[in-house]
Context: one part of a larger RNA
RNA sequence: GUUUGAACGCUAGCGGUAUGCUUAACACAUGCAAGUCGAACGGGGUUUAGUUUUUAAUAAUUGUUAAUUGUUUAAACGCUUUUAACAAUUGUUAAUUGUUUAAACUUAGUGGCGCACGGGAGAGUAAUACGUAGGAAUCUACCUAUCGGAGUGGGAUACCCUUUGGAAACAAAGGUUAAUACCGUGUACGGCUUAGCAGUUAAACAAGGUACUUGUGCCUUGGCCGAUGGAUGAGCCUGCGUCUGAUUAGCUUGUUGGUGAAGUAAAGGUUUACCAAGGCUAUGAUCAGUAGCUGGUUUGAGAGGAUGAACAGCCUCAUUGGAACUGAGACACGGUCCAGACUCCUACGGGAGGCAGCAGUGAGGAAUAUUCCGCAAUGGGCGAAAGCCUGACGGAGCAAUACCGCGUGGAGGAGGAAGAACUGUGGUUUGUAAACUCCUUUUGUUAGGGAGUAAGGAAAAGCGCAUUUUUUUUGAAAGUACCUAACGAAUAAGUCCCUGCUAACUCUGUGCCAGCAGCAGCGGUAAUACAGGGGGGGCAAGCGUUAAAC
Numbered sequence: 001g002u003u004u005g006a007a008c009g010c011u012a013g014c015g016g017u018a019u020g021c022u023u024a025a026c027a028c029a030u031g032c033a034a035g036u037c038g039a040a041c042g043g044g045g046u047u048u049a050g051u052u053u054u055u056a057a058u059a060a061u062u063g064u065u066a067a068u069u070g071u072u073u074a075a076a077c078g079c080u081u082u083u084a085a086c087a088a089u090u091g092u093u094a095a096u097u098g099u100u101u102a103a104a105c106u107u108a109g110u111g112g113c114g115c116a117c118g119g120g121a122g123a124g125u126a127a128u129a130c131g132u133a134g135g136a137a138u139c140u141a142c143c144u145a146u147c148g149g150a151g152u153g154g155g156a157u158a159c160c161c162u163u164u165g166g167a168a169a170c171a172a173a174g175g176u177u178a179a180u181a182c183c184g185u186g187u188a189c190g191g192c193u194u195a196g197c198a199g200u201u202a203a204a205c206a207a208g209g210u211a212c213u214u215g216u217g218c219c220u221u222g223g224c225c226g227a228u229g230g231a232u233g234a235g236c237c238u239g240c241g242u243c244u245g246a247u248u249a250g251c252u253u254g255u256u257g258g259u260g261a262a263g264u265a266a267a268g269g270u271u272u273a274c275c276a277a278g279g280c281u282a283u284g285a286u287c288a289g290u291a292g293c294u295g296g297u298u299u300g301a302g303a304g305g306a307u308g309a310a311c312a313g314c315c316u317c318a319u320u321g322g323a324a325c326u327g328a329g330a331c332a333c334g335g336u337c338c339a340g341a342c343u344c345c346u347a348c349g350g351g352a353g354g355c356a357g358c359a360g361u362g363a364g365g366a367a368u369a370u371u372c373c374g375c376a377a378u379g380g381g382c383g384a385a386a387g388c389c390u391g392a393c394g395g396a397g398c399a400a401u402a403c404c405g406c407g408u409g410g411a412g413g414a415g416g417a418a419g420a421a422c423u424g425u426g427g428u429u430u431g432u433a434a435a436c437u438c439c440u441u442u443u444g445u446u447a448g449g450g451a452g453u454a455a456g457g458a459a460a461a462g463c464g465c466a467u468u469u470u471u472u473u474u475g476a477a478a479g480u481a482c483c484u485a486a487c488g489a490a491u492a493a494g495u496c497c498c499u500g501c502u503a504a505c506u507c508u509g510u511g512c513c514a515g516c517a518g519c520a521g522c523g524g525u526a527a528u529a530c531a532g533g534g535g536g537g538g539c540a541a542g543c544g545u546u547a548a549a550c
Stems, first nucleotide, its partner, number of pairs: 001550004006546005013406006019399002021364001026362003030359003035113003040110002043107007054095014070079002120317003129242007138234002143230007151185004160175006190201004205222008243289003250280003255277008292314004296307004319340005342353004370396001372395003378392001379390004409439004419430004444487006453477001456473006494539005499520003505534005515522002
């Protein structure tokens, strides 16, 4: 001088972009972080529509009874007008009832796919790792290409119902039922086994449309089975490279090799029986210490040194130790089992838990943020799709932690004002600095307007697919960025230093005291080195110190 995931002291106007437990892989309250599919399946629930039963209200029509108007008559009957009650029929509305049918929505269970990704951490690991260059004895769900199939039967079981045990977690028995769950059987292009003959090995349907002979055919879409390729991902092997210590010199018995066998997706002492006695080592074996590795980062002219936060690739781990199950893939962070420590519940018989996910709490520490918003975008899982889920992600909040940018005004202005400091008492400096005049408005305050990020999705036309057209609709950030207007210099400067190294000097106080200091050193009565004032120098929303690297 450069640098930092920094911290501390003083100070502080704004914006953009990044970064933010380096310590205890210490312990964790609470919430969320992995679900989805009803177009695989049988049930359940809700709503709507239709149908059935009953009731009530109401309207119309018809009938009966009573009263009444008109007409007629001696009086009545009759005819006619109106009203009331009752009954029947029909319609409407409301409620109710029962079983059944249909549709829509919903979902505890069976089933499928996912949960092996994404996210976190660096404890272990000095080589089962990483980097680089190669290799042969392998597997690979979803995706993709091609070839060939998808025939015919069966028995269970969850949910549910009944009963029982338990404080709970949960568990047991009996009965009933479905499937793309499970198991036969037929077929076998092909695959596997085999020297060959021969043997062995599959499958599942669903939704919509359409036709009729009404439970089947056909069409479309999605799914299923066998095989061979591709792509992607993964496992295995080899060469070379990868810290310190010799005050660690010998290490090794499945050890080194062979044969047979077992095991694996696969080569192999990977395992086992037998045989041989090998294998590694001063070019540092073994042992001990330390450490995730790399692209990179930082410094340096380079060579080299130091380092491995963020971002990206690989590895390893998920309370500690061990084990397997399921599966294409795990020996599995938010799966299972066993053991240990710890915490919690308990009716004392027994149970529950795992933040090195996102927030957050305690503890430790010089020190490191919100128990925020949203799935609108990108990406992922499931689904035919709509869509659902997503603390990945997109955003906002906090922190001068870093980098970058902007501002704190501009021009004029000499009686060189006042004040202050110094003084040789004449004056000098602060200083065009201020005042004052004119101007501007980034920023600020107030008001008005206001994005891009949106691609898609839905509906209609088109038989359908693709495409096209029309209509409609989707934004967390956010009324944010940005634009316009009004107002008014208005709202905005500190910090370290001034003996030399090293840019910048004087006065007063103090008197080897108080103190300073990176080194040399300064201070004992004229201190440019201490403290304060004035003045000056450096950098600047920062400045200085400490720590660390070159």

A computed fold for a 550-nucleotide part of an RNA from Volvocales sp. NrCl902, annotated as small-subunit ribosomal RNA, 5' domain. It is recorded under the gene name rrnS. NCBI's taxonomy places the organism under Eukaryota, Viridiplantae, core chlorophytes, Chlorophyceae, Chlamydomonadales. Its mean pLDDT, the model's own confidence on a scale to 100, is 83.